[in-house]
Molecule: transfer RNA
Organism: Pseudomonas laurentiana
RNA sequence: GUACUUUUAGUUUAAUGGUAAAAUAUUAGUCUACGGAACUAACGAUAUAGGUUCAAUUCCUAUAAAGUAUU
Repeated sequence: GUACUUUUAGUUUAAUGGUAAAAUAUUAGUCUACGGAACUAACGAUAUAGGUUCAAUUCCUAUAAAGUAUU
């Protein structure tokens, strides 16, 4: 240089084009003589910018980052 893949919560993963789900972490509470464990609740996300569509995490384009193969 060429071809291709991936990007979702602090972290690890889901989600047939139909209003984003869990685990874990964090915080608060219950429990306990105190802590831990357990239970309940809260908080928190679609890499960026456009396009298609009644509707986009999903489809298309460009950019950024990470990676694979090849020269």